[in-house]
Context: one part of a larger RNA
RNA sequence: UUGGGCGUAAAGGGUCCGCAGGGGGUUUAUCAAGUCUGAUGUGAAAUCCCAAGGCUCAACCUUGGAACUGCAUUGGAAACUAGUAAACUAGAGUAUCGGAGAGGUAAAUGGAAUUCCUGGUGUAGCGGUGGAAUGCGUAGAUAUCAGGAAGAACACCAAAAGCGAAGGCAAUUUACUGGACGAUCACUGACCCUCAGGGACGAAAGCGUAGGUAGCGAACAGGAUUAGAUACCCUGGUAGUCUACGCCGUAAACGUUGUGAACUUGUUGUGGGGGGAUUUAGCCCCUUCCGUGACGCAGCUAACGCUUUAAGUUCACCGCCUGGGGACUACGGCCGCAAGGCUAAAACUC
Numbered sequence: 001u002u003g004g005g006c007g008u009a010a011a012g013g014g015u016c017c018g019c020a021g022g023g024g025g026u027u028u029a030u031c032a033a034g035u036c037u038g039a040u041g042u043g044a045a046a047u048c049c050c051a052a053g054g055c056u057c058a059a060c061c062u063u064g065g066a067a068c069u070g071c072a073u074u075g076g077a078a079a080c081u082a083g084u085a086a087a088c089u090a091g092a093g094u095a096u097c098g099g100a101g102a103g104g105u106a107a108a109u110g111g112a113a114u115u116c117c118u119g120g121u122g123u124a125g126c127g128g129u130g131g132a133a134u135g136c137g138u139a140g141a142u143a144u145c146a147g148g149a150a151g152a153a154c155a156c157c158a159a160a161a162g163c164g165a166a167g168g169c170a171a172u173u174u175a176c177u178g179g180a181c182g183a184u185c186a187c188u189g190a191c192c193c194u195c196a197g198g199g200a201c202g203a204a205a206g207c208g209u210a211g212g213u214a215g216c217g218a219a220c221a222g223g224a225u226u227a228g229a230u231a232c233c234c235u236g237g238u239a240g241u242c243u244a245c246g247c248c249g250u251a252a253a254c255g256u257u258g259u260g261a262a263c264u265u266g267u268u269g270u271g272g273g274g275g276g277a278u279u280u281a282g283c284c285c286c287u288u289c290c291g292u293g294a295c296g297c298a299g300c301u302a303a304c305g306c307u308u309u310a311a312g313u314u315c316a317c318c319g320c321c322u323g324g325g326g327a328c329u330a331c332g333g334c335c336g337c338a339a340g341g342c343u344a345a346a347a348c349u350c
Stems, first nucleotide, its partner, number of pairs: 004321003007304002012318001014201004021194003025088006033081002035077008049065006091191001092188003095184004103177007110154001114150008125136002162169002206247006215241002220236004258317006266295011299306002323350003332343004
């Protein structure tokens, strides 16, 4: 390579967009590149295969045949694929109407809590722990009342609930803005699917510049614990956490399950629409589309389990795996301010 695989054994790219490439709905006509078929030429000899013959046999040799699955030219076929032309509406998109949503960005506003400051009341403790101590407090703390300041986060509602491609998104209001869904079945008429390279987005931590800093809190200091205690516990506390702009580009970025399409018994919740029946009713009931859960048939699976949201049955395209360690490493290249990231071996060893 062939073949076999990727939920948990090695293996789905963090996510999406998308050029090339690969694949592609229904009908008719045409063409004849692929495809199928006939003929002709060629496909050296030897070898291989078959038959006969010659060395006493065999190996070996000789003769004949077949074959050489190929290539070229030419005649034909037209189902399928490709091309051309015309058409269709079931894929895809648009339009109109409608409701849902922590989808995104910016601005403004709000209350609770915390800390600090000022003042009042008030007096000896407070705080903390398994128990303590460090710490704070007679220069009046803790507690309590009033006033003020600041920053960060938004209790209840709240839900296996919702939205988003993923990361993720939660006080309220306003402005701007993306997507999905339902109904109508009006319009376009295959405009589609996937996607190497490429591009954009991408938690936390970290980096740069300028701000901000209430609480929390790596590092650090002290107190304990302990044989020790560079920890777990306690008292403090700097970066950071927050904002703006610019980097970084990684995560158990997980459903550890790539995207799209089709098909395949059911039961029961829940979110958003539509229709029907019945009604005082927007309830209940029946039905349908989209999402999100639980349980389970067939089937699949090594088992666990999955089960119309498949890990079932199939198709298209991409990514990835090939014993453990060495090694998410070295070297080289590319990217980055750096930290580092991406790509990625070998010796050796079991």
Record summary:
A computed fold for a 350-nucleotide part of an RNA from an uncultured prokaryote, annotated as small-subunit ribosomal RNA, central domain. Its Rfam family is "Bacterial small subunit ribosomal RNA". Rfam links the family to the GO terms ribosome and structural constituent of ribosome. RNAcentral holds the full RNA, with entries from ENA. The prediction has a mean pLDDT of 88.